[in-house]
RNA sequence: GCUGAAAUAGCACAACGGUAGUGCAAUCGCCUUGUAAGCGAUAGGUUGUAAGUUCAAAUCUUACUUUCAGCA
Numbered sequence: 001g002c003u004g005a006a007a008u009a010g011c012a013c014a015a016c017g018g019u020a021g022u023g024c025a026a027u028c029g030c031c032u033u034g035u036a037a038g039c040g041a042u043a044g045g046u047u048g049u050a051a052g053u054u055c056a057a058a059u060c061u062u063a064c065u066u067u068c069a070g071c072a
Base pairs, nucleotide, nucleotide: 001071002070003069004068005067006066007065010024011023012022013021018055026042027041028040029039030038048064049063050062051061052060
């Protein structure tokens, strides 16, 4: 330099164009003599950035940024 993939909660990941979820972690409560485990609840997201298409975009299109892989 070329090609491809990825970027979503603190972490790991989901999500037919139509209310953004799961597990772990966090907070509160139940249980226990106590702790762990278990159970219940709560909170936590400008879906990498900027535009475009659409009634509606995490999802489609374009550019950029970062990371990974391959080729040279």